A computed fold for an 83-nucleotide RNA from a Nitrospiria bacterium, annotated as c-di-GMP-I riboswitch aptamer. It was read from a public genome assembly, where an Rfam model found it. Of the family's consensus pairs, 90% are formed in the model. The prediction has a mean pLDDT of 84. Taxonomically the source falls in Nitrospiria (Bacteria, Pseudomonadati, Nitrospirota).
Formats: sequence, C1' cells, structure tokens
RNA sequence: CACCGAUAAGAGCACAUUCGGCCAGAAGGUCGAAGCCGCAAAGCCUUGGAGCCCUAUUCAUAAAGGGUCGUCCGGCUACCGAA
Repeated sequence: CACCGAUAAGAGCACAUUCGGCCAGAAGGUCGAAGCCGCAAAGCCUUGGAGCCCUAUUCAUAAAGGGUCGUCCGGCUACCGAA
C1' cells in the first nucleotide's frame, strides 16, 4: 500500500414512526426535534448500467420526463488494524 472486517477501540449515519415548517402536483425530497430498524462505507456520484415507483391537456405511444444511492451492480473518497 492492497485485500480483508474482529464480541477490538474511538467515532459516524439514522429506517419506520411522531410533532412542527417548506418544496405547485405524484413518486418523493428538505429543515428542526424526538426516535433508533439497521449500516464496515447507510460518505459522494443518476453526466455508467439495471430494477422498482410516479407523471398525459394525447389519435396512439411511459421508448419522454421525474423519483429512489437505506434496491442492486459500478465509479470515487475514507476511520481503525486482530486473523
């Protein structure tokens, strides 16, 4: 340094849900507080690929646009150091 992830150590994030506010609308997002299912990348990237979810004033077309990175793969960065 790389791989790896322990009943190690010190940290971190915060699902569902609840309360208050904002985002025209849906999926959903965001701020504060509570909460703490879980996560060794649950840090970042949708201008890499896929899955799932939402959107029609249309002759038809969801192949277009949007959302989800805590759905998965992939990319980038990163604390610690047992086997």